RNAcentral holds the full RNA, with entries from ENA. A computed fold for a 344-nucleotide part of an RNA from an Anaerolineales bacterium, annotated as large-subunit ribosomal RNA, domain IV. Model confidence (mean pLDDT): 86 of 100.
Context: one part of a larger RNA
RNA sequence: CCCUCCUAAAGGAACUCUGCAAAAUGACCCCGUAACUUCGGGAGAAGGGGUGCAUCGCACGCUCUUGCUUAAUUGUGAGAGGAAGUGAUCGAUGCCUCAGAUAAACGGGCCAAGCGACUGUUUAACAAAAACACAGGUCUCUGCGAAGGGGAAACCCUACGUAUAGGGGCUGACACCUGCCCAGUGCCGGAAGGUUAAUGGGAGAGCUGCAAGGCUUGAACUGAAGCCCCGGUGAACGGCGGCCGUAACUAUAACGGUCCUAAGGUAGCGAAAUUCCUUGUCGGGUAAGUUCCGACCCGCACGAAAGGUGUAACGACUGGAGCACUGUCUCGACGUGGGACCCG
Numbered sequence: 001c002c003c004u005c006c007u008a009a010a011g012g013a014a015c016u017c018u019g020c021a022a023a024a025u026g027a028c029c030c031c032g033u034a035a036c037u038u039c040g041g042g043a044g045a046a047g048g049g050g051u052g053c054a055u056c057g058c059a060c061g062c063u064c065u066u067g068c069u070u071a072a073u074u075g076u077g078a079g080a081g082g083a084a085g086u087g088a089u090c091g092a093u094g095c096c097u098c099a100g101a102u103a104a105a106c107g108g109g110c111c112a113a114g115c116g117a118c119u120g121u122u123u124a125a126c127a128a129a130a131a132c133a134c135a136g137g138u139c140u141c142u143g144c145g146a147a148g149g150g151g152a153a154a155c156c157c158u159a160c161g162u163a164u165a166g167g168g169g170c171u172g173a174c175a176c177c178u179g180c181c182c183a184g185u186g187c188c189g190g191a192a193g194g195u196u197a198a199u200g201g202g203a204g205a206g207c208u209g210c211a212a213g214g215c216u217u218g219a220a221c222u223g224a225a226g227c228c229c230c231g232g233u234g235a236a237c238g239g240c241g242g243c244c245g246u247a248a249c250u251a252u253a254a255c256g257g258u259c260c261u262a263a264g265g266u267a268g269c270g271a272a273a274u275u276c277c278u279u280g281u282c283g284g285g286u287a288a289g290u291u292c293c294g295a296c297c298c299g300c301a302c303g304a305a306a307g308g309u310g311u312a313a314c315g316a317c318u319g320g321a322g323c324a325c326u327g328u329c330u331c332g333a334c335g336u337g338g339g340a341c342c343c344g
Base pairs, nucleotide, nucleotide: 001339002338003337005335007333010330011329014328019325027051028050029049030048031047036041038173052095053094054093055092056091057090059089062081063080064079065078066077067076068075096100108323111320113318114317115315116314120132121131136171137170138169139168140167141166142165148157149156150155174310175309176308177307179240180239181238184237185236186233187232188231189230190229193228194227195226200221204217205216206215207214208213241259242258243257244256245255268302269299280296281295282294283293284292
């Protein structure tokens, strides 16, 4: 010096990305317990008190009487007793220690935010999460030899199921909700029309043969799905504007004009897990706060099932605050055990 452990004056997070680590809390009994809430919870909330040993009491247990009650000396209330039983419980008095849950095992707690409702699942061996799943919601396909899937096929799964069933997509408890656009793309529907292959058809044309004929080529017309076309459809893929002017201070613009569009973002939320400018501005917290909380809205570039906004409970999740506590630190130190080091 390294590893492991122990202790500590004064201070008590000044350490640091971060209270990481450590310390503290801890058992049982009693008292007591807030906001909020889906009335279950929150809750072991928080915050207090008690705990050893000895003796006594007859409170209790026990016995008897009695009221109400019960199927029942079953439950419960009142009163009395002191023979037997016990030393749980309760009460009183006394004794000892610095300390009575004397060791060990054995919650730290509180406040307000974000995300995800929850219990679960996951990158075996750097990620446990806000990711996945989830009940619930919704769309869509499927009438049974189902749709879908495996398999050249036979056949099998689905399912010895049958639309309250099965497959697929999205969303993700619950509460309140879920706006506008069908122009493009997709899907669904559409007895017309246009286009469209083989086929059918055969006007004609060419070659050849003395001829009958043979071999080619071939217009009109006929011809399905599809595409074009006409509609529908957003919890389908998706999308949801610009410029200029205007009110008797100023500022702003309820109002007006104009251009474009399929339609120009509704409710709610908003410097946000989204805000570039930005440490925006104001308020709170601190002596001091690029973080945090509450507001504002100028949303570079939120927004409604790639769901929007809330939400009790829950979380080895994430950021912030402060209580308790501490060698994290001021700032180092003493010691234990094992290494390193020296000798063999």